[in-house]
RNA sequence: GUAAACACUCUGGAGAGAGCGGUUGAAUCCGCCGCCGAAGGUGCACGAGACGUAUCCGCGUCUCCAAACUCUCAGGCAAAAGGACAGAGGGGCGC
Numbered sequence: 001g002u003a004a005a006c007a008c009u010c011u012g013g014a015g016a017g018a019g020c021g022g023u024u025g026a027a028u029c030c031g032c033c034g035c036c037g038a039a040g041g042u043g044c045a046c047g048a049g050a051c052g053u054a055u056c057c058g059c060g061u062c063u064c065c066a067a068a069c070u071c072u073c074a075g076g077c078a079a080a081a082g083g084a085c086a087g088a089g090g091g092g093c094g095c
Stems, first nucleotide, its partner, number of pairs: 001095002006091001008089005017033001019032004034077003040073001041071001043069001047064007
């Protein structure tokens, strides 16, 4: 002097009922429905590998394998908090 990735800080950051009942603002608890996808998590393509089959072309099984897709387990559905991701900063390590 200086990456990528990572911790941390700042900024931005969507969606969906302040649902009904229990003497009931919100949260919590119990019961009952309706929803969302962007904490986290689930599943899958192409491709690769292994095994088997086959004269050849091929075929079958298993394993690995992505997402903002998918599922809605978890979480969420006024505000607050959280929030994938993005921008900026920059600590340490490395060079």

Background
RNAcentral holds the sequence, with entries from Ribocentre. A computed fold for a 95-nucleotide RNA from Rhodanobacter spathiphylli, annotated as Glycine riboswitch aptamer. The prediction has a mean pLDDT of 82.